This is a predicted structure of a 350-nucleotide part of an RNA (small-subunit ribosomal RNA, central domain) from an uncultured bacterium. Model confidence (mean pLDDT): 87 of 100. The full RNA is in RNAcentral, with records from ENA and SILVA. Rfam family: Bacterial small subunit ribosomal RNA.
[in-house]
Context: one part of a larger RNA
């Protein structure tokens, strides 16, 4: 290569979507004959190979006779399947048309608790912090308490193995804009579908440029403790940063360590959002669809667990592993202001 595998042991699923080529692709019918099957012609040189016989016996070796030589080409057919070409279906896919659910997105104004500062006012010695201290703050009136003001940043309670969203993620109300999903009709297009190397877009935190902002927290820094030491756990303070516009970066235990799409395979029982039936009846209570959980047959699995949200039984398409270390390095090559990111090796050695 080929097999064989990618939940975790034990290497492997791209962070995640949208999409080109590509390989894949419903029902049911015509026609054509590339793929395909069958028949005929012709070609496949000799040596070699395979089989049989001989060479006075055995080997090596040679002769003689068939066999074969997967393959091309012509040609004459057949029409199940796959491609193709033409009219069709509707169960896939979408559209419609009427519903309710929801921290999805986005940009404005608003609102109450809390920190801190600040002003006045009451008051007088301590606050503060630890195991226990000090450092630090206070008689220039602090802590505490009342009232009035800045400002920034998050939204207790509801709250919930509860929603939403491709993944990252989303939480105070509220008008606007606006994506999706879902369930009820079955009017309408008539396979439009899935998957997707390259591609484009999107991606937490932390770090970059600019420009604002800065309560609070808090790398780094300082000082106090702790210790033989303490460049740390503990306290006291304190910049970037953390927030906001724009643009970069583009990685994470970016996890459910499980890529997507379909189809089929015992069952129980909570949710959440819809519909339908039955009742006098908002419930209950039956059916039924989507999502989210937990037990659990069969099956699978080294075990563990998985079990209709499969790690079951299958089909298609991507990605991806192929001893340990060297090593996600070096070298090119690309990207990025940088930091660095992508892509990725030997030699060596067990």
């Nucleotide at each position: 290569c080929u097999g064989g595998g990618u939940g975790u042991a034990a290497a492997a699923g791209g962070g995640a979507g949208c999409g080109u080529a590509g390989a894949c692709g419903g029902c049911a019918u015509u026609g054509c004959a590339a793929g395909u099957c069958c028949g005929g012609a012709g070609u496949g040189a000799a040596a070699g190979c395979c089989c049989a016989c001989g060479g006075u016996c055995c080997a090596c070796c040679c002769g003689u006779g068939g066999g074969a030589c997967u393959c091309c080409u012509c040609u004459g057919g057949a029409a199940a399947c796959u491609u193709u070409a033409g009219a069709g279906c509707u169960g896939g896919a979408g559209u419609g048309c009427g519903g309710g659910a929801g921290g999805g997105g986005c940009a404005g104004g608003c609102g109450g608790a809390g920190u801190u500062c600040u002003u006045a006012g009451u008051g007088u010695a301590g606050c503060g912090g630890u195991g226990a201290a000090a450092u630090g703050c206070g008689u220039a009136g602090a802590u505490a308490u009342u009232a009035g003001g800045a400002g920034g940043a998050a939204c207790a309670c509801c709250g919930g193995c509860g929603g939403c969203g491709a993944a990252g993620g989303c939480g105070g109300a509220u008008g606007a804009c606006u994506g999706g999903a879902c369930g009820g009709c079955a009017a309408c297009u008539g396979a439009c579908g899935g998957u997707g190397a390259g591609g484009c877009g999107c991606g937490a935190a932390a770090g970059c440029g600019u420009g604002g902002g800065g309560a609070g927290c808090a790398a780094a820094c300082a000082g106090g403790a702790u210790u033989a030491g303490a460049u740390a756990c503990c306290c006291u303070g304190g910049u970037a940063g953390u927030c906001c516009a724009c643009g970069c970066u583009g990685u994470a235990a970016a996890c459910g360590a499980u890529g997507g799409a379909u189809a089929c395979u015992a069952g129980g029982u909570g949710u959440g959002c819809g519909g339908g039936g039955a009742c006098u009846g908002a419930c209950c209570c039956c059916c039924u669809g989507c999502g989210u959980g937990c037990c659990g047959c069969a099956g699978u699995u080294a075990a563990c667990a998985c079990a209709a949200u499969a790690a079951g039984u299958a089909u298609c398409c991507c990605a991806c592993c192929u001893g340990g270390g060297g090593a996600g390095u070096a070298c090119g090559a690309u990207c990025g202001c940088a930091a660095g990111g992508u892509u990725g090796a030997a030699a060596c050695u067990c």